Context: one part of a larger RNA
């Protein structure tokens, strides 16, 4: 120093970039730091262990021996690790070239449908709403219909078990800017890699600040109904924040695949997105193969079971995060850090079962 775990039992950080650190492809060569071997020294005494002995025994005591993690020195070994150096690229990683894909991100512009409001026309006694009603709207002319105008928000069909993105998430159309995956080539660099404590960034909805905007919807609120006693609800009529935009905060979630990232290996079958190749007709269909992405089933194996099963929860290696008697108290208190606040992160105990 150490065990066992983390899909559903406690446990994967919401996601990424990356610092330190940990870990690291292949062939030479040098050193010998780690590592290994031999010898020497040291490792006080007492104690432990073994032998012998003294108190009648024992405890206790005396003598002798052995052992000893480790440390130091010298000599040696060089496979592995490390370090220096010279190389390599069929292979990790990156790049070039050619192609190709998508609701990926940002900005600007633009289109139609619908809802609402306003104006005009025409028209009359109701409309609306519900399980049924009522509140509400309507003779100052509503609803239904037609024409014109304004404004805001969201984009029917296509639409998919489909696609893209690290996650959150992304859907009318056009342009510009930005990022990425994938395929082909084997052209370049030559291990430049993986992970990642801290750190930094991104992060749905709701919320906050300042300013704008406000059609529809709609917490709160007002009203009408319903109601075994109540109705603070479910239903209905209204309706403010908010929902929308800009900038700044906030930093949470059943942020879920409740499954961290990377690499390698391990039967198949079917469906589907992207790309390339082959057979062939000299076309693009079909069929076959390869890579890549998304799914369903399933062998081995795994699992407490459910289930997972080349998109692993199988078999291994590397790195990080997390759990550690159960339930409650407690996503709490105190302290600290952060925040304008709301609150967030970290996170107990008494006590009860």
């Nucleotide at each position: 120093c150490u065990g066992g775990g983390c899909g559903u039992a406690a446990a994967g950080a919401g996601c990424g970039c990356g610092u330190a650190g940990g870990c690291g492809g292949u062939g030479g060569u040098a050193c010998c730091c780690g590592u290994c071997g031999g010898c020497c020294g040291u490792g006080a005494a007492a104690g432990c262990c073994c032998c012998c002995g003294g108190c009648u025994c024992a405890a206790c005591c005396g003598g002798g021996g052995a052992a000893g993690g480790g440390c130091g020195g010298c000599c040696g070994a060089u496979a592995c690790c490390g370090u220096g150096u010279c190389g390599c690229u069929a292979u990790g990683a990156g790049g070039g070239c050619a192609g190709c894909c998508g609701g990926a991100g940002g900005a600007g512009g633009u289109g139609g449908a619908a809802c609402u409001c306003c104006c005009g026309g025409a028209g009359u006694a109701g409309c609306g709403g519900u399980g049924a009603a009522a509140u509400g709207c309507g003779a100052u002319g509503a609803u239904a219909c037609c024409g014109g105008g304004a404004a805001g928000a969201a984009c029917c069909c296509c639409a998919g078990u489909a696609g893209c993105g690290a996650a959150g998430g992304c859907g009318g159309c056009c342009u510009c800017c930005u990022a990425g995956a994938c395929u082909g080539u084997u052209c370049c660099u030559g291990a430049c890699g993986c992970u990642g404590a801290g750190g930094c960034g991104c992060g749905a909805a709701g919320g906050c600040g300042u300013g704008g905007g406000g059609a529809g919807c709609g917490a709160a609120c007002g009203g009408g109904a319903u109601u075994a006693g109540g109705a603070a609800a479910c239903c209905c009529c209204g309706g403010u924040a908010g929902u929308c935009c800009a900038c700044g905060c906030a930093g949470u979630a059943a942020a879920c695949g409740a499954u961290g990232g990377g690499c390698a290996c391990u039967a198949g079958a079917c469906c589907c997105g992207g790309a390339g190749g082959g057979c062939g007709u000299u076309g693009a269909c079909c069929c076959c193969c390869u890579c890549u992405a998304g799914g369903u089933c399933g062998c081995a194996g795994c699992u407490a079971a459910c289930g997972c099963g080349c998109u692993a929860a199988g078999u291994g290696c590397c790195c990080c995060g997390c759990c550690u008697g159960g339930g409650g108290a407690a996503c709490u208190a105190c302290g600290g850090c952060c925040g304008c606040a709301a609150g967030g992160c970290u996170g107990a105990a008494a006590c009860c079962c």
A computed fold for a 353-nucleotide part of an RNA from a sediment metagenome, annotated as small-subunit ribosomal RNA, central domain. The full RNA is in RNAcentral, with records from SILVA. Rfam family: Bacterial small subunit ribosomal RNA. Its family is annotated with structural constituent of ribosome and ribosome in the Gene Ontology.